[in-house]
Context: one part of a larger RNA
RNA sequence: GGCGAGCGGUGAAUGCCUUGGCGCGCAGAGGCGAUGAAGGACGCGGCUAGCUGCGAAAAGCUUCGGGGAGGUGCUAAGCAACCUUUGAUCCGGAGGUGUCCGAAUGGGGAAACCUCGACGGCUUGUCCGUCGAUCCCACACUGAAUUCAUAGGUGUGGUGAAGUCAACCUGGGGAAGUGAAACAUCUCAGUACCCAGAGGAAAAGAAAUCAAACGAGACUCCGCUAGUAGUGGCGAGCGAACGCGGAUCAGGCCAAACCUGGGAGACAUGUCUCUCGGGGGUUGUAGGACCUUCAUAUGGGACCGGAAUGGGUAGCGGAAGAGUUCUGGAAAGUACUCCGACACAGGGUGAUAGGCCCGUACGCGAAACUCAAACCGGCUCAGAGGGUAUCCUGAGUACCACAGGGCACGUGAAACCCGGUGGGAAUCUGGGAGGACCAUCUUCCAAGCCUAAGUACUCCUGCGCGACCGAUAGUGAACCAGUACCGUGAGGGAAAGGUGAAAAGAACCCCAGUUAGGGGAGUGAAAGAGCAUCUGAAACCGCUUGCCU
Repeated sequence: GGCGAGCGGUGAAUGCCUUGGCGCGCAGAGGCGAUGAAGGACGCGGCUAGCUGCGAAAAGCUUCGGGGAGGUGCUAAGCAACCUUUGAUCCGGAGGUGUCCGAAUGGGGAAACCUCGACGGCUUGUCCGUCGAUCCCACACUGAAUUCAUAGGUGUGGUGAAGUCAACCUGGGGAAGUGAAACAUCUCAGUACCCAGAGGAAAAGAAAUCAAACGAGACUCCGCUAGUAGUGGCGAGCGAACGCGGAUCAGGCCAAACCUGGGAGACAUGUCUCUCGGGGGUUGUAGGACCUUCAUAUGGGACCGGAAUGGGUAGCGGAAGAGUUCUGGAAAGUACUCCGACACAGGGUGAUAGGCCCGUACGCGAAACUCAAACCGGCUCAGAGGGUAUCCUGAGUACCACAGGGCACGUGAAACCCGGUGGGAAUCUGGGAGGACCAUCUUCCAAGCCUAAGUACUCCUGCGCGACCGAUAGUGAACCAGUACCGUGAGGGAAAGGUGAAAAGAACCCCAGUUAGGGGAGUGAAAGAGCAUCUGAAACCGCUUGCCU
C1' cells in the first nucleotide's frame, strides 16, 4: 500500500408520517366600485421585529342574538397592568369609525406627497367640517361669424358613466412556427394574440325555414346520420345537411292603414303638410284597416307589492365500562366479564378505543339580515263570425354588375347569406325560396324589436368523495413564497417539513483561549431521541485488526 472484517465519522437516501397540494361530485354564489372598489403605503399593542387583525374611535367601538368560565390573536416565553357569572374572551346579524395613495375626481405630482379657492363652525389655530375633475342626460339662462337661429358658454339637478375582476360568451381586428416530407394556392386557423362590450350565463330564437309531391313546424345542446355527400396544387387535408333518437320547451311586442288630442307651418279658413302623444293593429289555409253581427266573463302573465312556510348566515341536545387482569414508560394491546347501536363515518387521546374526548345517526334552534315561495292584491294581456276589394302590411330596401368575405363548398354549373363601389324595383293580379337559369308545382312573407328552459365556465363559499401525490412527489409555494435572490426593465424565480407522550430542552461539576466542542451528573422508555434533534443506506474519510506484498 492492497483486499477483507469489525467499530466510528461524514452524508443524506430509504421507511414511516402529514399541516399542503391535485382531481371530481352536489349545492351556493356569480360580482365589487364616486355611500370611493380591486390593490397598496403608513400607522395602531404597556414593553412589539414579523405575521394576523384593525384605522387617529386603529389586535379594536355600539347594539341585537348565540355561548357559559375563563380571558388580554400567532411566532413566543416573560414582566407589568387589567377584564370576567352585573356573563368577559369567543361566534353570528346589523351599525359606527375607516389616515394617505389608488378610477382618484379642486390643481399639481417622481403613487402613498405638494398645494389653491368658496362656504360654515368655534376652543381664533400652522384648527375643524363641507364643497369644488371630466363626460353624458334633463332643464334654465346666455349667446358668435350671421338678422332669426345654431355652435359655444354659464348654472342647477341626476344613488348616470368611469375602474377592477379566474374562466365561460358575443363582436371588431388577426399572425407565424408547423403540415403539404421543398413551396406559392391550401394547411395550421378565424387558432394564438390585441381591442370593445355584456351576463350569471352569453349568443341564438318564433320561418321571406326545411321538405318533396308525403309532410314537418322558433332557438339552443347531446347521440346518430358520417368520416357519408361533397370539397381539395382532387395533394396535404377540410368536411356538411336532410332525416332519426334524446335534453328542454313559450311564445310575444311594434311600424303602417284608420280614429283622435297637442304643437308648428302653408294658404282657398277648413283643408293640407310636418311633428309629438293616445286608441287601433301585428299576419301567409293571407292578415288588418273600413262596414256589419254576436259575445263580454273567466283565464293567462316572463311585471310590481305583501306573504303562510321553507332555506342560509351563530348554535343546542345526543346512547353505552371513571370495568377487572397481564405486559409495558404509557393500554386503546392480551385474557376475562358487561353494555349501547336510527350512532361500528372519521379524528384525537403516552401502542391498535362503538362505550375516555371531539364527533357520528337522529332530533331541535334566530332578536337581526338575507334567499326562495304556495297564496293574496295591484298592474297588464286576451274573443268569434260575415261582407267589401277602397286603403295598409318595414326602400336607397330587394335585386343586378364589379371586386371581396361567410357558408364543409378553394369561382366552380355556384345557388344561399353579408357588407364595399355603382346602378336600382314591385305593393297582394305583390314578393322570396326550393343549389346556374326557365316553366309548372310546392312552400314561405324580407328589408323593426323582445323572449325563460335545456348549454358553457369556476376567482370564490359549504359539504362530500378519490385503485390521486406524500416533501427531487403533489401547486412555483406543506415552512412568513411569488418571498430570498437575479435583471435597467418586461420578466425570471428558488432552497427550506419531522426531538419527545410531555420540554421533563440538561440544575450543578470538570477539561479548555472560547457564548465552540466534549466528559460527568440529572430528565426520560430511549439522549447511540440533545434542539446541526425520527429512521439514518451509499459514495467519501478514519481507527482496530486478519491475510498478501